[in-house]
Context: one part of a larger RNA
RNA sequence: GGAUGAACGCUAGCGGCAGGCCUAAUACAUGCAAGUCGAACGAGAUCAGGGACUUCGGUUCCUGGUUUAGUGGCGCACGGGUGCGUAACGCGUAUGCAACCUACCUUCCACAGGGGGAUAGCCCGGGGAAACCCGGAUUAAUACCGCAUGACACCAUGAAGCGGCAUCGCUUUAUGGUCAAAGAUUUAUCGGUGGGAGAUGGGCAUGCGUGCCAUUAGCUAGUUGGCGGGGUAGAGGCCCACCAAGGCGACGAUGGCUAGGGGUUCUGAGAGGAUGGUCCCCCACACUGGUACUGAGACACGGACCAGACUCCUACGGGAGGCAGCAGUAGGGAAUAUUGGGCAAUGGAAGAGAUUCUGACCCAGCCAUGCCGCGUGCAGGAAGAAGGCCUUCUGGGUUGUAAACUGCUUUUAUCAGGGAAGAAAACGCUCCUGCGGGGGUAACUGACGGUACCUGAUGAAUAAGCACCGGCUAACUCCGUGCCAGCAGCCGCGGUAAUACGGAGGGUGCAAGCGUUGUCC
Numbered sequence: 001g002g003a004u005g006a007a008c009g010c011u012a013g014c015g016g017c018a019g020g021c022c023u024a025a026u027a028c029a030u031g032c033a034a035g036u037c038g039a040a041c042g043a044g045a046u047c048a049g050g051g052a053c054u055u056c057g058g059u060u061c062c063u064g065g066u067u068u069a070g071u072g073g074c075g076c077a078c079g080g081g082u083g084c085g086u087a088a089c090g091c092g093u094a095u096g097c098a099a100c101c102u103a104c105c106u107u108c109c110a111c112a113g114g115g116g117g118a119u120a121g122c123c124c125g126g127g128g129a130a131a132c133c134c135g136g137a138u139u140a141a142u143a144c145c146g147c148a149u150g151a152c153a154c155c156a157u158g159a160a161g162c163g164g165c166a167u168c169g170c171u172u173u174a175u176g177g178u179c180a181a182a183g184a185u186u187u188a189u190c191g192g193u194g195g196g197a198g199a200u201g202g203g204c205a206u207g208c209g210u211g212c213c214a215u216u217a218g219c220u221a222g223u224u225g226g227c228g229g230g231g232u233a234g235a236g237g238c239c240c241a242c243c244a245a246g247g248c249g250a251c252g253a254u255g256g257c258u259a260g261g262g263g264u265u266c267u268g269a270g271a272g273g274a275u276g277g278u279c280c281c282c283c284a285c286a287c288u289g290g291u292a293c294u295g296a297g298a299c300a301c302g303g304a305c306c307a308g309a310c311u312c313c314u315a316c317g318g319g320a321g322g323c324a325g326c327a328g329u330a331g332g333g334a335a336u337a338u339u340g341g342g343c344a345a346u347g348g349a350a351g352a353g354a355u356u357c358u359g360a361c362c363c364a365g366c367c368a369u370g371c372c373g374c375g376u377g378c379a380g381g382a383a384g385a386a387g388g389c390c391u392u393c394u395g396g397g398u399u400g401u402a403a404a405c406u407g408c409u410u411u412u413a414u415c416a417g418g419g420a421a422g423a424a425a426a427c428g429c430u431c432c433u434g435c436g437g438g439g440g441u442a443a444c445u446g447a448c449g450g451u452a453c454c455u456g457a458u459g460a461a462u463a464a465g466c467a468c469c470g471g472c473u474a475a476c477u478c479c480g481u482g483c484c485a486g487c488a489g490c491c492g493c494g495g496u497a498a499u500a501c502g503g504a505g506g507g508u509g510c511a512a513g514c515g516u517u518g519u520c521c
Base pairs, nucleotide, nucleotide: 001521002520003519004518006517007516008515009514010513013374014373015372016371017370018369019367020366021332026330027329028328030327031326032325035074036073037072040071041070043068044067045066047064048063049062050061051060052059053058081285082284083283090210091209092208093207094206095205096204097203100202101201105198106197107196108195109194110193111192113147115145116144123136124135125134126133127132153178154177155176156175157174158173159172160171161170162169163168183190211257212256213255218248219247220246223245224244225243226242228240229239230238260282261281262280263279265274266273267272287308288307289306290305291304310321311320312319313318338364340363341362342361346360347358348357349356350355377408378407379406380405387399388398389397390396391395413458414457415456416455417454418453422448428441429440430439431438432437465510466509467508468507469506470491471490472489476505477504478503479502480501486493487492
């Protein structure tokens, strides 16, 4: 000098864009953050319409829409948070499958026949303070289970060809075996079932790179390899039996300490050094430890079970909970914001769709925390006013064109008027198409917000501080003090004329900031 997620002191007019618990991965009151589908299903309640009965109060049946809980489907593995752990194939980079999986999406092929038994809900009964639980009866489905058919899919066996020293591998083929389905409002149209391919996402493997300490030098028994098996989507000591005795290490093993990694960011002429906050990619974690279930995908933040610590409720028998989601609270700290608005846009989940949900997101609020921009007026004006300060003191110098005064302007401010873009789609209607899909077309929809922006009116009106002035280092005098009080980044100032302390006048530098402190180059 530059930089900063900064803090502190003094000061402060406005706007745009960004950023905002670096500490206690401490504990959490309250609200919200993941639902959706009635075009899968049966009910209940209520409303409307209709029928039947009626003692005219109503009862019952059917249909339709709405809604509630339940069965079922899809989603909840995304999105959002944090950086505890991890020195590791964790990350970065390059390559591969020798051994793999992939729901939804796209495409292709084939099927889509015929049956069955339950169960939640509802009803009845019981237990419990509650959470909730138990028994009986009864009912549906795109829930569940057989049967039939069934392949270019899978498995087994055989044959042929090719490759290989060989166990064997690949291709073709034959035989046998195994596995499927669901309806709905018209339509094999939608949806369903089985399979192939693509795309996407994931899994695994290998090479190289990726901290400090040698005052850590030896480490290792599932350890290293083989054979066989188990397990897995799949390779593998991943696990197991047997066999061999290996494997790693001064090119730093093992141990200890520290730490999420990268793109980046800061600095520097570069080499390098430092850094990993915001944004993006990957990883890890979700009160602590462990475990699996479901599922295409989890060993699962707002799922389950067990154990532990803590908190809460209790009728003492037993139960409930997990903000490192968004706000917010306490605590800690030098220090870090609102218990805000909206789904209008973008994106996501569900749905045929309307739509619903979405603290993702878009916005607003707070903070000079940073960067950038604008303003605090412009021109004239000498009696060089008054006052202050200095002085060699009837005077002079300086503050200083500074002020007053005259003229002008109106960014900003205040008031008034106008007033956006961000939103054209989806849907609907209609045309083309075998479907998927494509074209055309009228509308509807804005949280921000009466905001940005534009115009007009008023009037210099509403707007300057902070640090420094001995040298380094731009800027000097007076008074006070008297090695005191104090200053100080270094050198050093202060003991009676201190340009170095304190005040004043003047000056210098930056400026809505200026200084100080911390950290990095």